[in-house]
RNA sequence: GGGCCGGUAGUUCAGGCUGGAAGAAUGCCGCCCUUGCAAGGCGGAGGUCGUGGGUUCAAGUCCCACCCGGUCCA
Numbered sequence: 001g002g003g004c005c006g007g008u009a010g011u012u013c014a015g016g017c018u019g020g021a022a023g024a025a026u027g028c029c030g031c032c033c034u035u036g037c038a039a040g041g042c043g044g045a046g047g048u049c050g051u052g053g054g055u056u057c058a059a060g061u062c063c064c065a066c067c068c069g070g071u072c073c074a
Stems, first nucleotide, its partner, number of pairs: 001073007010026004020057001028044005050066005
């Protein structure tokens, strides 16, 4: 230098092919339960979807460039 994969909640990841309300688990907070704790049950908060542009009525999703990580080739 080139190819491929990945970047989404504090953490681990789905969602991308086929555009139409941002999710799960875990963690955190509150309540229930308990003499108390843990486990369990219920509820809640938490996201510029790597960055910047483009297409579209509408972009996490499609297109382009760039940044970061992994891997292969040279």
Molecule: transfer RNA
Organism: Thermoprotei archaeon